[in-house]
RNA sequence: GCAGCUCGUUGGGGGUGCCCGUGCGGCUUUCGCACGCGCUGAGAAAAACCCUUUGAACCUGAUCCGGAUCGCACCGGCGUAGGGAAACGCUUUCAUGCAGAC
Numbered sequence: 001g002c003a004g005c006u007c008g009u010u011g012g013g014g015g016u017g018c019c020c021g022u023g024c025g026g027c028u029u030u031c032g033c034a035c036g037c038g039c040u041g042a043g044a045a046a047a048a049c050c051c052u053u054u055g056a057a058c059c060u061g062a063u064c065c066g067g068a069u070c071g072c073a074c075c076g077g078c079g080u081a082g083g084g085a086a087a088c089g090c091u092u093u094c095a096u097g098c099a100g101a102c
Base pairs, nucleotide, nucleotide: 001098002097003096004094007089008088009087010086011052012051013050014049017039018038020036021035022034023033024032025031058083059082060081064077065076066075067074
């Protein structure tokens, strides 16, 4: 010095489960919706949270496997698996890389 990380703007992507109670509908067991409360979590409809290719945000595998729990991806495995949504940019600094000078 250049690139890159970080950061920012705009755009885009994603998930919203389980227990208990109440009401309504269907109704053989049992199921669905709304509301309230509880559990875990960044987030369980909040216009909020997270992620945006250096991509575990999230999906498939999965009506999966092991451990907990009243119960649930609640924890771990699966996972160096397969998919998955982008452009631009300021100053300073620095995960870092390359080049030059001394």
Notes: The RNA shown here (TPP riboswitch aptamer (THI element)) has 102 nucleotides and comes from Wurfbainia aromatica. The sequence is in RNAcentral, with records from Rfam and Ribocentre. The coordinates come from a structure-prediction model, not an experiment, and the mean pLDDT is 77. Taxonomically the source falls in Wurfbainia (Eukaryota, Euphyllophyta, commelinids, Zingiberales).